A computed fold for an 89-nucleotide RNA from Quadrisphaera granulorum, annotated as SAM riboswitch aptamer (S box leader). Taxonomically the source falls in Quadrisphaera (Bacteria, Bacillati, Actinomycetes, Kineosporiaceae). The coordinates come from a structure-prediction model, not an experiment, and the mean pLDDT is 86. Of the family's consensus pairs, 96% are formed in the model.

[in-house]
RNA sequence: CAGCCAUCCAGAGCGACCGAGAGACCUGGCUCGUCGACGUCGCAGCAACCACCCGCGAGGGCCGGUGCUACCGCCAGGACCGAUGGGAG
Numbered sequence: 001c002a003g004c005c006a007u008c009c010a011g012a013g014c015g016a017c018c019g020a021g022a023g024a025c026c027u028g029g030c031u032c033g034u035c036g037a038c039g040u041c042g043c044a045g046c047a048a049c050c051a052c053c054c055g056c057g058a059g060g061g062c063c064g065g066u067g068c069u070a071c072c073g074c075c076a077g078g079a080c081c082g083a084u085g086g087g088a089g
Stems, first nucleotide, its partner, number of pairs: 001089001004086005013043005021032003025078005044069003049065002052061003073081001
């Protein structure tokens, strides 16, 4: 990088730095944001895809690898939709 499979209405925030936009893209709406959003880093937490442990099994645990921690992937419509994980190339 292209293709395959699974999941996406549950759950979980504080601090420091930064400084104007942000909630992926388009249209419309609705929200968040100078009482500092978004992002980055640290710590903490949630979850249980992979790994590991326990169990005959259903399943349970979880210190590791990822992921996630406003709003249903914010909502509706759209498009070679997207994101995350796993395995193979």